[in-house]
Context: one part of a larger RNA
Molecule: small-subunit ribosomal RNA, 5' domain
Organism: metagenome
RNA sequence: GGACGAACGCUGGCGGCGUGCUUAACACAUGCAAGUCGAACGAGGGAUGGAGAGCUUGCUCUCUAUAACCGAGUGGCGAACGGGUGAGUAACACGUGAUAACCUAUCUUCUGGCGGGGGGCAACCUGGGGAAACCCGGGCUAAUACCGCAUAAAGCCUUUCCUUCGCAUGGAGGAAAGACCAAAGGGGGCCUCUGCUUGCAAGCUCUCACCGGAAGAGGGGAUCGCGGCGUAUCAGCUUGUUGGUGAGGUAAUGGCUCACCAAGGCUACGACGCGUAGCGGGUCUGAGAGGACGAUCCGUCACAUUGGGACUGAGAUACGGCCCAGACUCCUACGGGAGGCAGCAGUGGGGAAUAUUGCGCAAUGGACGAAAGUCUGACGCAGCGACGCCGCGUGUGGGAUGAAGCCUUUCGGGGUGUAAACCACUGUCGGGAGGGAAGAAAAACGUGCAUCUAAAUAGGGUGUGCGAUUGACGGUACCUUCAAAGGAAGCGCCGGCUAACUCCGUGCCAGCAGCCGCGGUAAGACGGAGGGCGCAAGCGUUGUUC
Numbered sequence: 001g002g003a004c005g006a007a008c009g010c011u012g013g014c015g016g017c018g019u020g021c022u023u024a025a026c027a028c029a030u031g032c033a034a035g036u037c038g039a040a041c042g043a044g045g046g047a048u049g050g051a052g053a054g055c056u057u058g059c060u061c062u063c064u065a066u067a068a069c070c071g072a073g074u075g076g077c078g079a080a081c082g083g084g085u086g087a088g089u090a091a092c093a094c095g096u097g098a099u100a101a102c103c104u105a106u107c108u109u110c111u112g113g114c115g116g117g118g119g120g121c122a123a124c125c126u127g128g129g130g131a132a133a134c135c136c137g138g139g140c141u142a143a144u145a146c147c148g149c150a151u152a153a154a155g156c157c158u159u160u161c162c163u164u165c166g167c168a169u170g171g172a173g174g175a176a177a178g179a180c181c182a183a184a185g186g187g188g189g190c191c192u193c194u195g196c197u198u199g200c201a202a203g204c205u206c207u208c209a210c211c212g213g214a215a216g217a218g219g220g221g222a223u224c225g226c227g228g229c230g231u232a233u234c235a236g237c238u239u240g241u242u243g244g245u246g247a248g249g250u251a252a253u254g255g256c257u258c259a260c261c262a263a264g265g266c267u268a269c270g271a272c273g274c275g276u277a278g279c280g281g282g283u284c285u286g287a288g289a290g291g292a293c294g295a296u297c298c299g300u301c302a303c304a305u306u307g308g309g310a311c312u313g314a315g316a317u318a319c320g321g322c323c324c325a326g327a328c329u330c331c332u333a334c335g336g337g338a339g340g341c342a343g344c345a346g347u348g349g350g351g352a353a354u355a356u357u358g359c360g361c362a363a364u365g366g367a368c369g370a371a372a373g374u375c376u377g378a379c380g381c382a383g384c385g386a387c388g389c390c391g392c393g394u395g396u397g398g399g400a401u402g403a404a405g406c407c408u409u410u411c412g413g414g415g416u417g418u419a420a421a422c423c424a425c426u427g428u429c430g431g432g433a434g435g436g437a438a439g440a441a442a443a444a445c446g447u448g449c450a451u452c453u454a455a456a457u458a459g460g461g462u463g464u465g466c467g468a469u470u471g472a473c474g475g476u477a478c479c480u481u482c483a484a485a486g487g488a489a490g491c492g493c494c495g496g497c498u499a500a501c502u503c504c505g506u507g508c509c510a511g512c513a514g515c516c517g518c519g520g521u522a523a524g525a526c527g528g529a530g531g532g533c534g535c536a537a538g539c540g541u542u543g544u545u546c
Stems, first nucleotide, its partner, number of pairs: 001546004006542005013392006019385002021350001026348003030345003035077003040074002044070002047066009084303003094227006102220003107216007115149001117147002124139006155180001157178009185208006194201003229275003236266003241263008278300004282293004305326005328339004356382001358381003364378001365376004395425004405416004429487001431482005445467009490535005495516003501530005511518002
């Protein structure tokens, strides 16, 4: 000199963009943060229309139809993403490169199929237990829920054979035989075919689903080479340990696990132990080499009150799932229950120190849905903090051999100083008024045209044109206009290093100080004043680092 997620002191006008618990991975009141689908399903509620009954003559009840609505339940998908934190971890955790032991829901492309049956369980009704959380029994019922059967091969397994290639185990392709494995419907339209024949269907058609297979994309698992820390005042470590055979297990290799056998394996090129620490892209500094760091943003790993465990699922460290144990908190009728902010706000505590219990799904992205749409503390915005960077302002021009005041003086004067007053202007920011539904927006939706499908001028798919609608921020940005120099400057320093000097007070006192050092009666070094120097909405100090 630079830098900072900074803090402290004094001071403080505005805006833009960023950024904000570095400490207790301490404990948490309250609200919200993951739902969605009625075009999978049955029942229910209210609504409208029709019919009937009771009658109090406009109410109640019953039945039926309708396409919208509501919400508990079954079912599907999602909840493994997104968001947080850095405790643990010195490790294939991360970075980079490689691999002929792997898995992959949704999505895309291609290919084939979608036949025919069965039994239950919620909801509901009913009986019971419990303070509650909730639980137990009986009865009914639907499905894209569940379970057989059929059909299967391009699939998988076994056996046999052929071709070809390689870095070992082997890989790729093909042929034959045997055995095994699947499915579900929903919605729209139509009468060309079939059935009854106005029309409707179990018929046709479109579409979304469903099942098997092959490939792709994206995602993940595993192994290996190399790389990145301190300590030898840690020198030996290891018994599933090292290897083999066989078996089990896994999506998959493997002591991953087990039985048997052998006695190995690592280490001074630092094993083992201890301490510290998430890692990388990067950030800061530096001419570079290097050094220090790993906030925000991106990638990745680990964790979710502590420890352990599995279930479901394509996928699980399962933060807002389950079970067990521990600590803690809460409710209780004392029998028993409930909870987990390292999500967003917010509270207490700790601390030098770090924000609102805000608005909105308008945009981007995500989940579900055919869609309308719903949800989304992701996200977009707003609020607070000079915490940082950047920009702007606090006026401009004129104005005296020079007011007053203050300081100083050799008492003549000198300084503050064109500074003020005064004159003439300007109008940034702030304030008032008016305009401004700006931009952020293109889609979804409706409709016309073209084309494809189809028997079809129904319907549906794709492309394209047109139309209307949708803004949290926000009456914000911006523009115009009104008044008015009016509301807007401080902080540090002035002995040398180091830019900037005098007077008074004090008298080795009080004090200063980064180093050298000042202060004991004229102190340019302490305190005040005048003046000056430096930076400026900041200026200094402290801390850390280069």